Predicted 3D model of a 493-nucleotide part of an RNA (small-subunit ribosomal RNA, 3' major domain) from an uncultured eukaryote. The RNAcentral record of the full RNA draws on ENA and SILVA. Rfam family: Eukaryotic small subunit ribosomal RNA. A reference for the family is Cannone et al. (2002), "The comparative RNA web (CRW) site: an online database of comparative sequence and structure information for ribosomal, intron, and other RNAs", BMC Bioinformatics. The family has 90 seed sequences and 75,755 matches in Rfam 15.1. The coordinates come from a structure-prediction model, not an experiment, and the mean pLDDT is 80.
Context: one part of a larger RNA
RNA sequence: UGACGGAAGGGCACCACCAGGAGUGGAGCCUGCGGCUUAAUUUGACUCAACACGGGGAAACUUACCAGGUCCAGACAUGGUGAGGAUUGACAGAUUGACAGCUCUUUCUUGAUUCUAUGGGUGGUGGUGCAUGGCCGUUCUUAGUUGGUGGAGUGAUUUGUCUGGUUAAUUCCGUUAACGAACGAGACCUUAACCUGCUAAAUAGUCCCACGAACCUUACAUUUCGUGGGCCACUUCUUAGAGGGACUUUGUGCAUCUAGCACAAGGAAGUUUGAGGCAAUAACAGGUCUGUGAUGCCCUUAGAUGUCCUGGGCUGCACGCGCGCUACACUGAUGCUCCCAGCGCGUUUGAAGCCUGCCCCGUUAGGGGUGGGUACUCCAUUGAAAGCGCAUCGUGAUGGGGAUAGGUUCUUGCAAUUAUUAAUCUUCAACGAGGAAUUCCUAGUAAGCACGGGUCAUCAGCCCGUGCUGAUUACGUCCCUGCCCUUUGUACA
Numbered sequence: 001u002g003a004c005g006g007a008a009g010g011g012c013a014c015c016a017c018c019a020g021g022a023g024u025g026g027a028g029c030c031u032g033c034g035g036c037u038u039a040a041u042u043u044g045a046c047u048c049a050a051c052a053c054g055g056g057g058a059a060a061c062u063u064a065c066c067a068g069g070u071c072c073a074g075a076c077a078u079g080g081u082g083a084g085g086a087u088u089g090a091c092a093g094a095u096u097g098a099c100a101g102c103u104c105u106u107u108c109u110u111g112a113u114u115c116u117a118u119g120g121g122u123g124g125u126g127g128u129g130c131a132u133g134g135c136c137g138u139u140c141u142u143a144g145u146u147g148g149u150g151g152a153g154u155g156a157u158u159u160g161u162c163u164g165g166u167u168a169a170u171u172c173c174g175u176u177a178a179c180g181a182a183c184g185a186g187a188c189c190u191u192a193a194c195c196u197g198c199u200a201a202a203u204a205g206u207c208c209c210a211c212g213a214a215c216c217u218u219a220c221a222u223u224u225c226g227u228g229g230g231c232c233a234c235u236u237c238u239u240a241g242a243g244g245g246a247c248u249u250u251g252u253g254c255a256u257c258u259a260g261c262a263c264a265a266g267g268a269a270g271u272u273u274g275a276g277g278c279a280a281u282a283a284c285a286g287g288u289c290u291g292u293g294a295u296g297c298c299c300u301u302a303g304a305u306g307u308c309c310u311g312g313g314c315u316g317c318a319c320g321c322g323c324g325c326u327a328c329a330c331u332g333a334u335g336c337u338c339c340c341a342g343c344g345c346g347u348u349u350g351a352a353g354c355c356u357g358c359c360c361c362g363u364u365a366g367g368g369g370u371g372g373g374u375a376c377u378c379c380a381u382u383g384a385a386a387g388c389g390c391a392u393c394g395u396g397a398u399g400g401g402g403a404u405a406g407g408u409u410c411u412u413g414c415a416a417u418u419a420u421u422a423a424u425c426u427u428c429a430a431c432g433a434g435g436a437a438u439u440c441c442u443a444g445u446a447a448g449c450a451c452g453g454g455u456c457a458u459c460a461g462c463c464c465g466u467g468c469u470g471a472u473u474a475c476g477u478c479c480c481u482g483c484c485c486u487u488u489g490u491a492c493a
Stems, first nucleotide, its partner, number of pairs: 001493002003490003007487007016477002020441005027326003031322004035317002043054002065312005071306001076119005086113001089108002092105003123300002126298003132294001134288003137284003144183003148179002150159003162174001164173002188277005194244002198241004204235003208229007247270001249265006328434001332393005338387001346378001354373008400431001405426005447469008
């Protein structure tokens, strides 16, 4: 100097607690892991930092595993055989899952491309992530890290980098044998919020005019909606460029009246404005050789661990664990009516597979016809769901719940059995709020609700985004857990 302490003192954090919310753990199902089973149930990963993770939703392919069967895509060099033929291909029959001349019978065909031996390559989702690169994760989202000159010490080293206050912060104020610096933090970048000011818009609208409908009416008028037009006017709404805007501004308290903190005002915005991104030094024998035509070494290399084809498996079920979905109902279920979003996406290059309006058929799923869209132009005003209103039900394992099972129909695909999905009729299981434990969370957040994208021929209970409705409770502490700092002890390095 570190490491450790069942040592002391400070500080910080909803991966800690407190006050609470939603739960998970109990049930059914989905899915991952283990175990068991199996020809094979391919495999990596196992505390945080493995287990809806490998972007891992596998019917074939994928695919690495299993049962079988082809092919060489064995460059190149050297030797051999060899035009009197090195070799290649093949009908039929047998054989075979196979219309693989794979092999055999039988003969034809081909013409130096090959064949044989040795050396040497090539390929490998074969091994080794404990040989590596790169990338990622984690220590660690905390505040930490380093050298120059000077001081102390024989030296390793130390001071700087701090008693105190303050901050999200080694952020600042100040103290001061240190002074002046660098990385990290912050600044920065992206995004969400404001602009009746600028620039504009037949791919966005508004406004105006005419007509029609509804409501209320005593006629006008007013309000709302629809259709058509003007291309006259404009940019509030929409879109997106340039800019502006917040700096804790002002006030009052608290505080060395310092850094700052609290409250209030103004303001679109006052937790670092919210949320992300980027992110130091030092490490781990963390993960990945199954991302790569990144890669060392080893293995294998023609009866292949190469490659293709057929079928199976990765889905198997006495069981244990993890992430989730659906529920246990009346703040509800069912039927009808009404009314509102924001992110996205959409027809390809070897071919096929896109988003879909309208009309007809069909109970539905779906089918047929005819159109628009390579997209601010069409789908589409995306008439989303929870929600609102009116009915029915009435505390009953019930009209809650929808597992399991039987029949039928359609769709995707060469192929649906071990049921791809969907629809429909019937069947109507557990579950009456979940023990010990334990997770996540402080505001447009939790929770509820749906939508879009990724994967995708077909298939979400997953992931990543998006909006709609929208609470309770802290605004603190170091008691538990964990981390950091200081002091201290040590027979440890």